[in-house]
RNA sequence: GCUUGUAUGGCGGAAUUGGUAGACGCGGCAGACUCAAAAUCUGCUGGUAGUAAUACCGUAUGGGUUCAAGUCCCUUUACAAGCA
Numbered sequence: 001g002c003u004u005g006u007a008u009g010g011c012g013g014a015a016u017u018g019g020u021a022g023a024c025g026c027g028g029c030a031g032a033c034u035c036a037a038a039a040u041c042u043g044c045u046g047g048u049a050g051u052a053a054u055a056c057c058g059u060a061u062g063g064g065u066u067c068a069a070g071u072c073c074c075u076u077u078a079c080a081a082g083c084a
Base pairs, nucleotide, nucleotide: 001083002082003081004080005079006078007077010026011025012024019067027045028044029043030042031041032040046057047056048055049054060076062074063073064072
């Protein structure tokens, strides 16, 4: 230099041939149980602003296609593998 793959909450990891983003697990918070704890069970849990209702933002970056994009196309970045 060329080719291919990967990039999603705090972490792992789903979402399948474009149609509710974050299922499930871990972790965290609250509660139950306990003298207290561990274990177990129940509920909640993306971020920002706000007392709240609610609003806005969010799938590596920036664009494009589309009524609609994590998903398709282009660009850039990072990491990994292969070739020279």
Source information: A computed fold for an 84-nucleotide RNA from a Bacilli bacterium, annotated as transfer RNA. It matches the Rfam family "tRNA". The family's RNA type in Rfam is transfer RNA.